[in-house]
RNA sequence: GUCCCCAUCGUCUAGAGGCCUAGGACUCAAGAUUUUCAAUCUUGCAACAGGGGUUCGAAUCCCCUUGGGGACA
Numbered sequence: 001g002u003c004c005c006c007a008u009c010g011u012c013u014a015g016a017g018g019c020c021u022a023g024g025a026c027u028c029a030a031g032a033u034u035u036u037c038a039a040u041c042u043u044g045c046a047a048c049a050g051g052g053g054u055u056c057g058a059a060u061c062c063c064c065u066u067g068g069g070g071a072c073a
Base pairs, nucleotide, nucleotide: 001072002071003070004069005068006067007066010026011025012024013023018056028044029043030042031041032040049065050064051063052062053061
C1' cells in the first nucleotide's frame, strides 16, 4: 500500500428493514426474606464507535472516518 472481518448497557451477548422509546445473563443499587452474611425473590440503573446517504421507515443496507483483528505485498 491492497483486500477481508469486527465494533450494541460496566462485562458477555440477542437482533437479519416496521412486532425495538433495543431484549437476556452476569455485575451494580434499592427492597423483601434472614440475628448477620450468603443464597433466593422483586424492582431499578445502564448501550447501537462517529459522520453522511438510501428508504415512508435503519442497530440492521451503502459510503467515508476512527479503533481492533487478519491475509498478501
Predicted 3D model of a 73-nucleotide RNA (transfer RNA) from a bacterium. Rfam family: tRNA. By type it is a transfer RNA. Gene Ontology term of the family: triplet codon-amino acid adaptor activity. The sequence is in RNAcentral, with records from ENA. The prediction has a mean pLDDT of 83.